[in-house]
The part of an RNA shown here (large-subunit ribosomal RNA, domain VI) has 268 nucleotides and comes from a Tepidisphaeraceae bacterium. RNAcentral holds the full RNA, with entries from ENA. Rfam family: Bacterial large subunit ribosomal RNA.
Context: one part of a larger RNA
């Protein structure tokens, strides 16, 4: 731009594409039918699990080079202690969120329409005899439907709920022109992420604010600091200590940063 006023927010789903539509054992039917035996069923109904797919991180495991602990070997902080800095993250045993799978949960169905091979009924040309020549059936993992996604620019352009809006002036040619005001909302811009290549998408944006950072406080993780005491010749132990520390996790607190600015219907 349309979509016959401007919006925000749930909608329906024509149409079209894509994507699913998969295997196997085990129970009972039934040691049944069948068969001399030896063996051993169509079918029905239940149960489990394989791959495959889709979403999650409660668990159970990975990773987690901004968390923690142990430790080598050098070098710096004047020594001592305690601490950095380098060696693949120096090496090592752990780990939150987050992202994962090998970990959890879900899915394939059934139902029913029209059919293909094929089987049928009636039934004539062609006094018979035929599933076809009118006519009427049954029949597939396929073919519509069915479920999942996309989607009203579906121009037939759809539904629904909620908000806003008819104000003032001026100029004449009296219905037009042109100013100004409020206005739901939007958009740029700012803080930030469930989101992200950019852009988009979501969440917030002023002291009437908890969005990031920072501090506080827990969770979670490590795993019992450092200084000081007592023991011990000493290495090193114990006691203060279920301590110290502490990143993405949940909460609180305005200490810092969320500054500023545009458009926007009232007709055609």
């Nucleotide at each position: 731009c349309g979509u016959a006023g401007g919006a925000a927010c749930c909608u329906u789903g024509a149409c079209g594409g894509c994507a699913c539509c998969u295997c196997u054992u085990c129970c009972a039917u039934a040691g049944u039918a069948c068969g001399a035996g030896a063996g051993g069923a169509u079918u029905u109904g239940g149960a489990a699990g394989g791959a495959c797919g889709g979403a999650c991180c409660c668990c159970u495991g990975g990773u987690g080079c901004a968390c923690c602990a142990g430790u080598u070997g050098u070098c710096g902080c004047g020594c001592u202690a305690g601490c950095g800095g380098c060696a693949u993250u120096g090496c090592u045993g752990g780990g939150u969120a987050g992202c994962u799978a090998u970990g959890u949960c879900c899915g394939g169905a059934a139902c029913g329409a029209a059919u293909a091979a094929a089987c049928g009924c009636u039934g004539a040309a062609a006094g018979c005899a035929u599933c076809u020549a009118a006519g009427c059936g049954u029949g597939a993992a396929g073919u519509c439907u069915a479920u999942g996604c996309c989607a009203a620019g579906a121009c037939a352009a759809g539904g629904g709920u909620u908000c806003c809006a008819u104000g003032g002036g001026a100029g004449c040619u009296u219905g037009c022109u042109c100013c100004c005001g409020a206005g739901a909302g939007a958009c740029c811009c700012c803080g930030a992420g469930u989101a992200g290549a950019c852009c988009a998408c979501u969440c917030g944006g002023u002291u009437u604010g908890a969005u990031a950072g920072g501090c506080c406080g827990g969770a979670g993780c490590u795993g019992u600091a450092c200084a000081c005491g007592c023991c011990g010749a000493a290495a090193g132990g114990c006691g203060c200590u279920u301590a110290g520390g502490u990143u993405a996790c949940c909460g609180g607190u305005c200490c810092u940063a969320a500054c500023g600015g545009u458009c926007g219907a009232u007709u055609g």